[in-house]
RNA sequence: CCUAGAAAAAGGCAAAUCUAUUGAAAAAUAGAGACGCAAAUCUAUGGAUCUAAGGGCGUGAUGACCUCUCCUCUUGCCUAAGAUGGCCAGGAUACCUAG
Numbered sequence: 001c002c003u004a005g006a007a008a009a010a011g012g013c014a015a016a017u018c019u020a021u022u023g024a025a026a027a028a029u030a031g032a033g034a035c036g037c038a039a040a041u042c043u044a045u046g047g048a049u050c051u052a053a054g055g056g057c058g059u060g061a062u063g064a065c066c067u068c069u070c071c072u073c074u075u076g077c078c079u080a081a082g083a084u085g086g087c088c089a090g091g092a093u094a095c096c097u098a099g
Base pairs, nucleotide, nucleotide: 002099003098004097005096012037013036017032018031019030020029021028022027035086041092042091043090045089046088047087048084049083050082054079055078056077057076058075060073061072063070064069
C1' cells in the first nucleotide's frame, strides 16, 4: 500500500420507546435506553423515501365591488428551497485483526 472481516482485544456508535427543547411538518438536539452496526464516521452530488410552512392551480363560504377582480377563512392536488448518511450508489477520512 492492497484485499478480507472467521476468531480476539482496546474501544466506538446507538434503533424503537420515554422526557425536555426547537420546528408548520418531516425531523433534529440533549438525557435515559439498546434493536442492531466493521465504517451505524463525515458529506444531500445522483437515485429513492418522508414532509409541504411558503408558492402555484382549483373547491366551497363570507365580505368589498355594477362588473372584471380582490381580501379573509375552509378544503383538494402539485411543488424542496426542508429532511433521512441507521435506504442505495458516489466522494473524503479512520481503529483492530488476518492474508
A computed fold for a 99-nucleotide RNA from Evansella tamaricis, annotated as c-di-GMP-I riboswitch aptamer. Of the family's consensus pairs, 95% are formed in the model. The prediction has a mean pLDDT of 84. Taxonomically the source falls in Evansella (Bacteria, Bacillati, Bacilli, Bacillaceae).